[in-house]
Molecule: transfer RNA
Organism: Candidatus Magasanikiibacteriota bacterium
RNA sequence: GGACUCAUAGCUCAGUUGGUUAGAGCGCCACAUUGACAUUGUGGAGGUCAGAAGUUCGACUCUUCUUGGGUCCACUA
Numbered sequence: 001g002g003a004c005u006c007a008u009a010g011c012u013c014a015g016u017u018g019g020u021u022a023g024a025g026c027g028c029c030a031c032a033u034u035g036a037c038a039u040u041g042u043g044g045a046g047g048u049c050a051g052a053a054g055u056u057c058g059a060c061u062c063u064u065c066u067u068g069g070g071u072c073c074a075c076u077a
Stems, first nucleotide, its partner, number of pairs: 001073007010026004019057001028044005050066005
C1' cells in the first nucleotide's frame, strides 16, 4: 500500500430482504419475600445504533468518506 471483516446499554450480543416507540441475558437501583443474606418475583434507570455526508416519504439497515479493532496479501531494508 491492497482486500475482507467488526463497531448497537456498564459487559456479552440479537436486530436481513429500509417501515409502529431499538431489544435480550448478565450487571445496577427500588419494592415484595427473609430474623438477616442469598434465591425468586415485579417495576425502573441506562443508547446521539463509532463519526460525517448522501439517497429516500422514511435509514441501526442502502451508498461514499473518515476513525478505531481484527485477519490475510504485497512491498522495503